[in-house]
Context: one part of a larger RNA
RNA sequence: CGUACACGGUGGAUGCCUAGGCAGUCAGAGGCGAUGAAGGGCGUGCUAAUCUGCGAAAAGCGUCGGCAAGGUGAUAUGAACCGUUACACCCGACGAUACCCGAAUGGGGAAACCCAGUGCAAUACGUUGCACUAUUUCAUGGUGAAUACAUAGCCAUGAAAGGCGAACCGGGGGAACUGAAACAUCUCAGUACCCCGAGGAAAAGAAAUCAACCGAGAUUCCCCCAGUAGCGGCGAGCGAACGGGGAGGAGCCCAGAACCAUCAUCAGUUUGUGUGUCAGUGGAAGCGUCUGGAAAGUCGCGCAACAAAGGGUGAUAGUCCCGUACACGAAGAUGCACAUGCUGUGAGUUCGAUGAGUAGGGCGGGACACGAGAUAUCCUGUCUGAAGAUGGGGGGACCAUCCUCCAAGGCUAAAUACUCCUGACUGACCGAUAGUGAACCAGUACCGUGAGGGAAAGGCGAAAAGAACCCCGGCGAGGGGAGUGAAACAGAACCUGAAACCGUGUACGU
Numbered sequence: 001c002g003u004a005c006a007c008g009g010u011g012g013a014u015g016c017c018u019a020g021g022c023a024g025u026c027a028g029a030g031g032c033g034a035u036g037a038a039g040g041g042c043g044u045g046c047u048a049a050u051c052u053g054c055g056a057a058a059a060g061c062g063u064c065g066g067c068a069a070g071g072u073g074a075u076a077u078g079a080a081c082c083g084u085u086a087c088a089c090c091c092g093a094c095g096a097u098a099c100c101c102g103a104a105u106g107g108g109g110a111a112a113c114c115c116a117g118u119g120c121a122a123u124a125c126g127u128u129g130c131a132c133u134a135u136u137u138c139a140u141g142g143u144g145a146a147u148a149c150a151u152a153g154c155c156a157u158g159a160a161a162g163g164c165g166a167a168c169c170g171g172g173g174g175a176a177c178u179g180a181a182a183c184a185u186c187u188c189a190g191u192a193c194c195c196c197g198a199g200g201a202a203a204a205g206a207a208a209u210c211a212a213c214c215g216a217g218a219u220u221c222c223c224c225c226a227g228u229a230g231c232g233g234c235g236a237g238c239g240a241a242c243g244g245g246g247a248g249g250a251g252c253c254c255a256g257a258a259c260c261a262u263c264a265u266c267a268g269u270u271u272g273u274g275u276g277u278c279a280g281u282g283g284a285a286g287c288g289u290c291u292g293g294a295a296a297g298u299c300g301c302g303c304a305a306c307a308a309a310g311g312g313u314g315a316u317a318g319u320c321c322c323g324u325a326c327a328c329g330a331a332g333a334u335g336c337a338c339a340u341g342c343u344g345u346g347a348g349u350u351c352g353a354u355g356a357g358u359a360g361g362g363c364g365g366g367a368c369a370c371g372a373g374a375u376a377u378c379c380u381g382u383c384u385g386a387a388g389a390u391g392g393g394g395g396g397a398c399c400a401u402c403c404u405c406c407a408a409g410g411c412u413a414a415a416u417a418c419u420c421c422u423g424a425c426u427g428a429c430c431g432a433u434a435g436u437g438a439a440c441c442a443g444u445a446c447c448g449u450g451a452g453g454g455a456a457a458g459g460c461g462a463a464a465a466g467a468a469c470c471c472c473g474g475c476g477a478g479g480g481g482a483g484u485g486a487a488a489c490a491g492a493a494c495c496u497g498a499a500a501c502c503g504u505g506u507a508c509g510u
Base pairs, nucleotide, nucleotide: 001509002508003507004506005505006504007503008502009501015495016459017458020430021429022427023426024425025424026423027422028421029419030418031164032163039101040100041099042055043054044053046078049075050074051073061095062094063093064092065091066090070082071081072080106115107114108113116133117132118131119130120129121128122127135161136160137159138158139157140156141155142154143153168199169197170196171195172194173193179186183233209216210215220247221246222245223244224243230238231237251411252410253409254355256351257350258349259348266344267343268342269341271339272338273337274336275335276334277333278332280328281327282326286301287300288299290297302319303318310322311321312320360384361383362382363381364380365379366378367377370396391406392405393404394403395402446453447452466494469481470480471479472478
């Protein structure tokens, strides 16, 4: 030095576990904000720090209700206190307070800071306290130029808006990589992205629609039709409709007069009933034996069940605990349904009326599955420009016949889309290099001027019973005894403890 065996060190794989995730189902909610949001800064305790809560009334205050024998949130002891039959704590409802920044709104500003004006009140005359003072739009009133009337402007009062928020929705703009095996039309794609706006959904919507000589009867969504008909450097690719089957189902108003009537509808609001939500209450039934550190396991004999969902308890518990089935509950707030009253809106009948710079056309674009094509239809930047129900549009060039509908005003639930968020439940989903980036004080530490990037890190034990005391040592680190414990090779660098890697001992080889 090597080989073998034994025993260790190191290391943290594996197994088991789950406090966290992931994906859904069914419900709820679908907004918050000048009554100052979202998000922060700084404070606040017997408190030095961090988290949580709260706001100078500061881990909290009041009222009402529930529960109650224990409490003063966590790391986290201690100190000093509160409470025990109802003024503790805790839970719920409604209130109060709510510093500074932030739309931030008195002016400014390098966010959490600086500096004002006006009115009222107080004043020790130094000042202090309270309130108001942004902008835009609309309404009303006042004032009022050049310029006579006026208008602009200015001022006051009132109302509204502003900002934030995950996706879904409508609109205005709108790429490129890519594909075409290059590339320009084309494609990617009206996608990504930017902007504006709205709602719990939005949008669309009651035929100037389809159809085909039979007929259907608003819109939306799904399954077919169908990768069909078509479009297409007829390349790559793009890609309907008619019709059928389902979900859902709802129709109306104005552009006007007369008559007539009271309450159809809708909105807001009052009251009542019912039913939910926001605290809660009741809730069946087991003992012994053996093993063991521990019984829920074993064995024996019971009991309950509208309750064998689930979790916990020293191993695997219907009957020990929390629960579960089931039954019940609100002073107060609030959702929904129905009824009722009030306010506003305006119902019904008859007769009229029937949306003009519009339809259409030329030129140029765009949308339609349809790339200008034989290209209908829709929108319109520009130039034009009808008829008016004896009328007009459409039926894929165009014409006739025929059929069908009535544009140029408006409203409209449901079926549909989504999930930042809340509750319950589910999983041939993950189980700490997995699952969210984040199971742990994570969008943290750290990196970057910045936009931005972005970790690692779970497990003693049933219970801290977390090792009193003694010894070596530097009043160390670390270790040896003693003690706890079922176990300490469970000792905090703590469950299990693989391999690489490093040793010690023995045997053999050289």
Record summary
The part of an RNA shown here (large-subunit ribosomal RNA, domain I) has 510 nucleotides and comes from Brenneria nigrifluens DSM 30175 = ATCC 13028. NCBI's taxonomy places the organism under Bacteria, Pseudomonadati, Gammaproteobacteria, Enterobacterales, Brenneria nigrifluens. The RNAcentral record of the full RNA draws on ENA.